[in-house]
Context: one part of a larger RNA
RNA sequence: UUGGGUGUAAAGUGUUUGUAGGUGGCUUUUUAAGUCUGUCGUCAAAUCCCAUUACUGAACCCUAGAUAUGCAGUGGAAACUGCCAAGUUGGAGUACGAUAGGGGUAGAGGGAUUUUCCGGUAGAUCGGUAAAAUACGUAGAGAUUGGAAAAAACACCAAUUACGAAAGCACUAUAUUAGGCCGACACUGACAUUGAGAGAUGAAAGGUAAGGAAGAAAAUGGGAUUCGAUACCCCAGUAGUCAUAGCCAUAAGUGAUGGAUAUUGGGCAUUGUGCGUAUCAACCUGUACAGUGCGAUAGCUAACGCAUUAGGUAUCUUGCCUUGGGAGUAUGUCCGUAAGAAUGAAACUC
Numbered sequence: 001u002u003g004g005g006u007g008u009a010a011a012g013u014g015u016u017u018g019u020a021g022g023u024g025g026c027u028u029u030u031u032a033a034g035u036c037u038g039u040c041g042u043c044a045a046a047u048c049c050c051a052u053u054a055c056u057g058a059a060c061c062c063u064a065g066a067u068a069u070g071c072a073g074u075g076g077a078a079a080c081u082g083c084c085a086a087g088u089u090g091g092a093g094u095a096c097g098a099u100a101g102g103g104g105u106a107g108a109g110g111g112a113u114u115u116u117c118c119g120g121u122a123g124a125u126c127g128g129u130a131a132a133a134u135a136c137g138u139a140g141a142g143a144u145u146g147g148a149a150a151a152a153a154c155a156c157c158a159a160u161u162a163c164g165a166a167a168g169c170a171c172u173a174u175a176u177u178a179g180g181c182c183g184a185c186a187c188u189g190a191c192a193u194u195g196a197g198a199g200a201u202g203a204a205a206g207g208u209a210a211g212g213a214a215g216a217a218a219a220u221g222g223g224a225u226u227c228g229a230u231a232c233c234c235c236a237g238u239a240g241u242c243a244u245a246g247c248c249a250u251a252a253g254u255g256a257u258g259g260a261u262a263u264u265g266g267g268c269a270u271u272g273u274g275c276g277u278a279u280c281a282a283c284c285u286g287u288a289c290a291g292u293g294c295g296a297u298a299g300c301u302a303a304c305g306c307a308u309u310a311g312g313u314a315u316c317u318u319g320c321c322u323u324g325g326g327a328g329u330a331u332g333u334c335c336g337u338a339a340g341a342a343u344g345a346a347a348c349u350c
Base pairs, nucleotide, nucleotide: 003322004321005320006319007304008303012318014201015200016199017198021194022193023192025088026087027086028085031082033081034080035077036076037075038074039073041071042070049065051063091191092188093187094186096183097182099180103177104176105175106174108172109171110154114150115149116148117147118146119145120144121143163168206247208245209244211242215241220236221235222234223233258317259316260315261314262313263312267294268293269292270291271290272289273288274287275286276285299306300305324349325348332343333342335340
């Protein structure tokens, strides 16, 4: 390489848009490139196969024949794939009518909490722990009460919930904006799917600039514990955490499960919508489509388990894997201010 794999053994790109490429509904027509078939040429000799000949026999040998999956020419077939042309509506999309949502962005508003500051009352501790101590406090703390300011986060509702491509998203109302689902069936008429490279996006931490800084808090200091304690516990406390504009591009980025389509028994729960049923209405109850979950049959699996949201049965397409260590290292290239990211070996060893 082939083959076989990719939930947990090595292996699904973090996610998405989409170029090239691959693959692709139904009906009819053209063509004959792929495909199938006839014929012809060629495919050195030796070898192999077959029938003989000649050596006493055999092998070797001699002669004749056959074979030769390839390639080229030529004739034919037209189901399938391709090509040409014309249609069609089931895939896909547009328009229409409703609808759910913590989807995104922007500016505005709100109360609770915490801390600090300015006062009142009061007068000795408070705080912390397994126990303590450092720390705080007669320069009046802690407690309680009146007022002011600031920052960050939004209790209950809340759910096995909703939405989003993923990262993610929850106080309130407004503005703006994107997508989904359902209904009805008007329009387009295969416009689809996957997707190398490429673009976009991408938690936290980290980085740059000028801001902000309540709380908690890497680093750091102190108190304990301990043989020691560069820790766990306690008292302090800076970067960062917040907002704006750029950068970085990684996570156990997880469902450890790529995407699309079709198909294969039932049960229970729940979200959205429609149709029946019921009704003043909300429930109840039946059913269809689209999600989200639970438990289990067939089937699959090494087992665990998965099981219409498949890890079942099939098709298309893409990434990746091929014994452990060395090693995600070295080197080169490329990106980045840097930190580092991406790509990525070998010797050697077992």
Small-subunit ribosomal RNA, central domain from Pinacopodium congolense, 350 nucleotides, folded computationally. The RNAcentral record of the full RNA draws on SILVA. Rfam family: Bacterial small subunit ribosomal RNA.